This is a predicted structure of a 71-nucleotide RNA (transfer RNA) from a Methanomicrobia archaeon. The same sequence occurs in records of 2 taxa. The RNAcentral record of the sequence draws on ENA. It matches the Rfam family "tRNA". Its mean pLDDT, the model's own confidence on a scale to 100, is 81.

[in-house]
RNA sequence: GCCGGGAUGACAGAGCGGCCAUGUGGCGGACUGCAGAUCCGCAGACUCGAGUUCAAAUCUCGAUCCCGGCU
Numbered sequence: 001g002c003c004g005g006g007a008u009g010a011c012a013g014a015g016c017g018g019c020c021a022u023g024u025g026g027c028g029g030a031c032u033g034c035a036g037a038u039c040c041g042c043a044g045a046c047u048c049g050a051g052u053u054c055a056a057a058u059c060u061c062g063a064u065c066c067c068g069g070c071u
Base pairs, nucleotide, nucleotide: 001070002069003068004067005066006065007064010024011023012022018054026042027041028040029039030038047063048062049061050060051059
């Protein structure tokens, strides 16, 4: 230099153009003598910039970083 893959809440980890899984953790409540466990509820995310679209985590282009391969 070229090619491919990846980047998602505090953490792990799914995700088909429309509804932002799930688990751990956090907060509130129920329960309990207290706590734990259990149950109910709540908050929290798409690396960055642009484009396409009525609508983008998802498609396109570029940038950054990480991983692998080739030279």